[in-house]
C1' cells in the first nucleotide's frame, strides 16, 4: 500500500505548555490571540483483549481510537428532507 466487514446525529476540559495555523482532498460555511496545530496531563467511548455466563446481558479497561459544528455540509443517483452510491475516518480480519 491493496481486499472484506462493523461502525460513523451519543460522550469527552474553566488544566499545563506552546504562539498560528485548524476542520482529509476540492467547494462552500465555520473555528481560533476571549489563544489553532503539536505536546504533557485529564477525560470520553467500548472495536480489540481480560474477568464472568449454557448463550447474552454485564464487569474491567490492557491494545487502538476519539475528545466544535451529523463523517460541519456540499460533490453521484433520486421528485425528495427521506434512503442508496462514492469519497473519507477509525476498529478487526485478510494479503
Nucleotide at each position: 500500500a491493496c481486499c472484506u466487514u462493523a461502525u460513523c446525529a451519543a460522550g469527552a476540559g474553566u488544566g499545563g505548555u506552546g504562539g498560528a495555523g485548524g476542520g482529509a482532498a476540492c467547494g462552500g460555511c465555520c473555528c481560533u490571540g476571549u489563544g489553532a496545530a503539536g505536546c504533557c496531563c485529564g477525560g470520553c467511548a467500548a472495536c480489540c483483549u481480560g474477568c464472568g455466563u449454557a448463550a447474552a446481558g454485564g464487569c474491567a479497561a490492557g491494545g487502538u481510537g476519539c475528545c466544535a459544528a451529523a463523517u460541519c455540509c456540499g460533490g453521484c443517483g433520486g421528485u425528495a428532507u427521506a434512503c442508496g452510491c462514492a469519497a473519507g475516518a477509525u476498529g478487526a480480519g485478510g494479503c
Molecule: SAM riboswitch aptamer (S box leader)